The part of an RNA shown here (large-subunit ribosomal RNA, domain II) has 841 nucleotides and comes from Pseudotrachelocerca trepida. Its mean pLDDT, the model's own confidence on a scale to 100, is 81. The RNAcentral record of the full RNA draws on ENA and SILVA. Its Rfam family is "Eukaryotic large subunit ribosomal RNA". Rfam links the family to the GO terms ribosome and structural constituent of ribosome.

[in-house]
Context: one part of a larger RNA
RNA sequence: GGGACUUCGGUCGACUCUGGUGAGAUGGUUUCCACCGGCCCGUCUUGAAACACGGACCAAGGAGUCUAGCUGUCGUGCGAGUCUGCGGGUGUAAAAACCCAUAGGCGAAAUGAAAGUGAGUGCAAGGAGCGCACCGCAAGGAGCAGCUCCGGCCGACCUUGAACUUCUGUGAAGGGUUUGCGCACGAGCAGGGCGGCUAGGACCCGAAAGAUGGUGAACUAUACUUGAGUAGGGUGAAGCCAGGGGAAACUCUGGUGGAAGCUCGAAGCGGUACUGACGUGCAAAUCGUUCGUCAAACUUGAGUAUAGGGGCGAUAGACUAAUCGAACCAUCUAGUAGCUGGUUCCCUCUGAAGUUUCUCUCAGGAUAGCUGGGACACAACGCAGUUUUAUCAGGUAAAGCGAAUGAUUAAAGGAAUUGGGACUCCAAGAGUCUUGACCUAUUCUCAAACUUUGAAUUGGUAAGCACCUUCAGUUUUCUUAAUUGAACUGAGGGGUUUAAUGCGUGUCCCAUGUGGGCCAUUUUUGGUAAGCAGAACUGGCGAUGAGGGAUGAACCUAACGUCGAGUUAAGGCGCCCAAUUCCUCGCUCAUCAGAAACCACAAAAGGUGUUGAUUCAUUUAGACAGCAGGACGGUGGCCCUGGAAGUCGGAACCCGCUAAGGAGUGUGUAACAACUCACCUGCCGAAUGGAUUAGCCCUGAAAAUGGAUGGCGCUGAAGCGAGGAGCCCAUACUCGACCAUUGGGGCAAACGUGCCGCCCCAAUGAGUAAGAGGGCGUGGACGUCGUGCCGAAGCUGGUGGCGUGAGCCUCAGUGGAACGGCGUCCAGUGCAGAUCUUGGU
Repeated sequence: GGGACUUCGGUCGACUCUGGUGAGAUGGUUUCCACCGGCCCGUCUUGAAACACGGACCAAGGAGUCUAGCUGUCGUGCGAGUCUGCGGGUGUAAAAACCCAUAGGCGAAAUGAAAGUGAGUGCAAGGAGCGCACCGCAAGGAGCAGCUCCGGCCGACCUUGAACUUCUGUGAAGGGUUUGCGCACGAGCAGGGCGGCUAGGACCCGAAAGAUGGUGAACUAUACUUGAGUAGGGUGAAGCCAGGGGAAACUCUGGUGGAAGCUCGAAGCGGUACUGACGUGCAAAUCGUUCGUCAAACUUGAGUAUAGGGGCGAUAGACUAAUCGAACCAUCUAGUAGCUGGUUCCCUCUGAAGUUUCUCUCAGGAUAGCUGGGACACAACGCAGUUUUAUCAGGUAAAGCGAAUGAUUAAAGGAAUUGGGACUCCAAGAGUCUUGACCUAUUCUCAAACUUUGAAUUGGUAAGCACCUUCAGUUUUCUUAAUUGAACUGAGGGGUUUAAUGCGUGUCCCAUGUGGGCCAUUUUUGGUAAGCAGAACUGGCGAUGAGGGAUGAACCUAACGUCGAGUUAAGGCGCCCAAUUCCUCGCUCAUCAGAAACCACAAAAGGUGUUGAUUCAUUUAGACAGCAGGACGGUGGCCCUGGAAGUCGGAACCCGCUAAGGAGUGUGUAACAACUCACCUGCCGAAUGGAUUAGCCCUGAAAAUGGAUGGCGCUGAAGCGAGGAGCCCAUACUCGACCAUUGGGGCAAACGUGCCGCCCCAAUGAGUAAGAGGGCGUGGACGUCGUGCCGAAGCUGGUGGCGUGAGCCUCAGUGGAACGGCGUCCAGUGCAGAUCUUGGU
């Protein structure tokens, strides 16, 4: 906006809002059971479920802040200006707000090292091209900002230089592929928001160190002073006594005596072994037994002395207060860390890099690249990881070596030349033979740093208004035999994406992360090789889920909003396990069968296992196999030998008769013999023999817990090789609904409100680091509107509802005094992790 009836008053009415009543489940919530899927979060990492690290649990606390400067952008005020510092006035309880003036900052002029010089012009705002909007029916007109080009002006530099002049300067006028962060009718200043950088503790926690000033010798080291302490035995030094011997010196024996860094050993001091006990202890060094020493370099009290790059030290780098290869305390200090760890709510959109260059650079930065956000310009004269056509570039693959270069095999021929060997001629020398070099025509095999030739793929350029075409004209130093041509000028005609296909394209500014990569096909270097190391193109993983490969970063399919229905891909269809124990043909038997790319191994070499293929032989003129017969004579050939008669050995290997029979294939003998074979024939009656090759199967094929076609199991398969039909299911594809984002279109004419809105259409939706946008929540300030003892906040919950979500609302109980919505502003604003801190369990 739209309907029906109407007596034009109104009534009914889809739909919307709302009061009351009110049932139930295919609704909500919770618990239990079964089945299916499903490895533990965070983190560094190419890669984590990891036998990598942090993490028992709960509560509270806990990490990008503020200041200054610079820079980018958005918005606000004023604008050739702008800002308000000190001060003064007004005002107040005190402030703030308000008013004033002059300094100062930045800006309004540049340039040069500097002295210095210093930007339109005299009636004008330089010219050309492209240019949104505008005008026009159109052709087209005029054209802001901006972009490109040309010219002018100022300063610097180079240069010509009239004129004047105090002789040193001034310098008109002119020139220049030179140069400036210049001019060319100005755009800034101040405040605020957001992004970035720098300096500051600078996102948070963390060193090893360094410095300054102090405190300690109650432990312990050493010294000194002054005190204290140390059973009982053993041994028996000197000295002394007695007796004996001796001329004497002296000596012997027995005593006495009681020396000693002597000995045994208690206390004391110490601390060897059990590597005992204990080892959340009795104890941050103890207990037991054993052991060392025990009159001294002994043990010990008190006092005193030595102090940190210092002491002290019978040296162990020992000790210096549970601390010592430099004590402890405080401060500088929130030291620094390119290193480790941590870094707190939600949704939506976009979405990387591990490469370039430089770096005392290699665990880091800067730089470019990749990425995000913003702005501007225009929408085709434009663009392109595409194709076509035309044309240009190339020397890789291949090819070639009877082409160059280099390597390289073989045989043949050879006039001349030449090396070696042999021979002939007396020698010089000549000649003959032979073998090399060499030459000639051939032959074999090769090359990243060889090449005549030479791809595929690839790279550059072009595919039309600066065009095509017709006619006419005058000029010219070019051109022609020539007013012929060429160039130029004018007029007429032509076609528009001037190959195809697809498409929004171009420019600028700001900023993040990254700068360890890894894998696959193909190409490729090193290496014996590697899940090895290094490159190239492309695609992936990283950053990514889904279906399949049993399992799995990267393989195959395929990329993902939330649901429903249908259909497929890869892969499957005996059971586990959704779907044919489907159809047709062939192969295979394994006392170790086999069973699907990446891929989770097997080879050379063999097989009279079986099935095919190729080829050469034999065969009804009767093969092969089987059975049977013959297998002779010269001759015991010749040589050798003790012997050698087919058969030790050597050379040779004839003839005859035959259907056929070796001067002999084996056995055998001392040598013969005998047997046998080759060879021939009879019986038999149709195929046979050899070599090579390929499928499946077998051998080759041995390892330590019991084991893996994924398991069970499977044999006219559920194996292997083919063909065919049907079926199964992915977040892929198709259709529908809803959500979000992006883009596009429409809407106030006609009471009010309103566009930060409403309605419609289309496409799209993966994502780590990172960026952007929009929201939720916490504490506080101001404004405004409210709730509350008829019960605020908080807490508990198997109350229900709304929102994608962060969260919000409601209800019941508890509780007992405050609390909330909206708008604006401020921030000590959100936790699972940090061997985080404190408390609790």